[in-house]
Background
This is a predicted structure of an 86-nucleotide RNA (c-di-GMP-I riboswitch aptamer) from Thermoclostridium caenicola. It was read from a public genome assembly, where an Rfam model found it. The prediction has a mean pLDDT of 87. The model forms 91% of the base pairs in the Rfam consensus.
RNA sequence: CAUGUACAAGGGCAAACCUGCCGAAAGGCAGGGACGCAAAGCUACGAGUCUAAAGCCGUUUUGGCCAUGACAGUCGGGCUGCCAUA
Numbered sequence: 001c002a003u004g005u006a007c008a009a010g011g012g013c014a015a016a017c018c019u020g021c022c023g024a025a026a027g028g029c030a031g032g033g034a035c036g037c038a039a040a041g042c043u044a045c046g047a048g049u050c051u052a053a054a055g056c057c058g059u060u061u062u063g064g065c066c067a068u069g070a071c072a073g074u075c076g077g078g079c080u081g082c083c084a085u086a
Base pairs, nucleotide, nucleotide: 004085005084012037013036017032018031019030020029021028022027035073041079042078043077045076046075047074048071049070050069055065056064057063
């Protein structure tokens, strides 16, 4: 330095749910709260998943298609990081 994550130490993050706000929605932000996480730190590059406002089609009550929207705690990739060293 690279890979790995047993044993420790100091810790870190925060699911569901509740409240408030933003948003058409998915979802996001803040507070509470902990299911869990050795990258559950950052990143939308690839795959996948979610939503469908506007638009298009068709109905004329419904509906269908569609990301330019979202998800990093879906997976992979990229970048970065604390401590210890079987």